[in-house]
The RNA shown here (c-di-GMP-I riboswitch aptamer) has 84 nucleotides and comes from a Gallionellaceae bacterium.
The sequence was found by an Rfam model in a public genome assembly.
Taxonomically the source falls in Gallionellaceae (Bacteria, Pseudomonadota, Betaproteobacteria, Nitrosomonadales).

RNA sequence: AACCAACAAAGCUACACCCGUCGCGAGGCGGGGUCGGAAAGCCGCGGGUCUCCCAGUAAGCGUGGAGACAGCCGGGUUGCCAUG
Numbered sequence: 001a002a003c004c005a006a007c008a009a010a011g012c013u014a015c016a017c018c019c020g021u022c023g024c025g026a027g028g029c030g031g032g033g034u035c036g037g038a039a040a041g042c043c044g045c046g047g048g049u050c051u052c053c054c055a056g057u058a059a060g061c062g063u064g065g066a067g068a069c070a071g072c073c074g075g076g077u078u079g080c081c082a083u084g
Base pairs, nucleotide, nucleotide: 004084005083012037013036017032018031019030020029021028022027035071041077042076043075045074046073047072048069049068050067051066052065053064
């Protein structure tokens, strides 16, 4: 140094909800908020969940296409302090 684990400190972030705004929508952005998080930093690579469109259908499921979610899981990558 890497890896693992807990203690302390310095910080970081911000669930639900509310307001404004963008979007057909899932949802995104900004402000408030502070449930939580040791990667809840970043990346749509794999799975999953959700939205929209076309066709078919009594309706629905499935199929095709386009999107959303990184605080759903996995993976990749970068990283603070201090002790063992």